[in-house]
Parts: sequence; structure tokens; C1' cells
RNA sequence: GCCCAGGUGGCGGAAUUGGUAGACGCGAUGGUCUCAAACACCAUUGGGGAAACCCGUGCCGGUUCGAGUCCGGCCCUGGGUA
Repeated sequence: GCCCAGGUGGCGGAAUUGGUAGACGCGAUGGUCUCAAACACCAUUGGGGAAACCCGUGCCGGUUCGAGUCCGGCCCUGGGUA
């Protein structure tokens, strides 16, 4: 250089083939329990905002009523190849 796979909350990782983004697990925070803690259980957990609402899937464009998903370019990670 070329080919293939991938990039999604703090972390891992889903999204059923374009139709509510973040299921599930870990972690974190608060609570119940306990003399106290651990365990267990319950609740919350992307950002902004008083709220309504707005933004958010590596970055920039495009297609579409609608994009994490399709198309183009670029960046990064892993693998293959001379």
C1' cells in the first nucleotide's frame, strides 16, 4: 500500500436486517437490613435546562418522512497479505 472486522453511557456489550438509542451485566450513588460492615433486596444512574424541551452512536458530508444501521471521504483499533 491493499483486503477484512470493528469504534454506541464510567466499563463490557445489545439494538431481531432503516421505525421509542442504550436492553442485560459490572461499577457508582441513595435507601432497607445490621451494633457496624459484608451479603442480599429496592430505586436511580449520557449531557444541557427550573421546566417544557433540546442535544447525543469516532469525525465531516450525503440518501430518506425517518440513519447506530445504507452511501462517500477521513481518523483510530485489531487481524490478514507482498
Predicted 3D model of an 82-nucleotide RNA (transfer RNA) from a Bacteroidia bacterium. Rfam family: tRNA. Gene Ontology term of the family: triplet codon-amino acid adaptor activity. Taxonomically the source falls in Bacteroidia (Bacteria, Pseudomonadati, Bacteroidota). Its mean pLDDT, the model's own confidence on a scale to 100, is 81.